Overview
This is a predicted structure of a 91-nucleotide RNA (c-di-GMP-I riboswitch aptamer) from Candidatus Acetothermia bacterium JdFR-50.
RNA sequence: UCCCGAUAAAGGCAAACCCGGGGAAACCCGGGGGCGCAAAGCCGACGGACCCUCCCGACCGCAUAGGUCGAAGGGUGGCCGGGCUGCCGAA
Numbered sequence: 001u002c003c004c005g006a007u008a009a010a011g012g013c014a015a016a017c018c019c020g021g022g023g024a025a026a027c028c029c030g031g032g033g034g035c036g037c038a039a040a041g042c043c044g045a046c047g048g049a050c051c052c053u054c055c056c057g058a059c060c061g062c063a064u065a066g067g068u069c070g071a072a073g074g075g076u077g078g079c080c081g082g083g084c085u086g087c088c089g090a091a
Stems, first nucleotide, its partner, number of pairs: 004089002012037002017032006035078001041084003046081003049076005056070005
């Protein structure tokens, strides 16, 4: 230095759920909370996966209800791979 990761030390993050706010929704932000996490730090403008459908188009429909498909857009980094960065040090 790289791999690796302990019932080590110091510290960190924060799932569900609840409250407040934002959004059409997925979901996000703040507070409480604490399931877990050695990258649960950053990148969604790297690839895949999954989730959503306000607007637009086509079709079904009496329909402005509702639905199907498409296009386009959005969400999850605590789904996986990848990239960048980083604390500690037993075996």

It matches the Rfam family "c-di-GMP-I riboswitch aptamer". Its family is annotated with cyclic-di-GMP binding in the Gene Ontology. The organism belongs to Candidatus Bipolaricaulota, within Bacteria. Of the family's consensus pairs, 95% are formed in the model.